A computed fold for a 74-nucleotide RNA from Patescibacteria group bacterium UBA924, annotated as transfer RNA. Rfam family: tRNA.
RNA sequence: GUCAGGGUAGCUCAACCGGUUAGAGCGCCACACUCAUAACGUGGAGGUUGGGAGUUCGAGUCUCCCCCUUGACA
Numbered sequence: 001g002u003c004a005g006g007g008u009a010g011c012u013c014a015a016c017c018g019g020u021u022a023g024a025g026c027g028c029c030a031c032a033c034u035c036a037u038a039a040c041g042u043g044g045a046g047g048u049u050g051g052g053a054g055u056u057c058g059a060g061u062c063u064c065c066c067c068c069u070u071g072a073c074a
Base pairs, nucleotide, nucleotide: 001073002072003071004070005069006068007067010026011025012024013023019057028044029043030042031041050066051065052064053063054062
């Protein structure tokens, strides 16, 4: 340089053919339980969906440009 995959919460990942409130597990905080800690239980916080533009009534999802990352080829 060319081609392909990926980028969504602190981490690992969902989100079906575009459909209205973007979720789960782990982690974090609080409460409860306990003599105490852990585990288990209840509740909560946490997201410009990598950035920008476009299409659309509507975009995490489609199109274009850019950035990062993984692999293959050269």
It was read from a public genome assembly.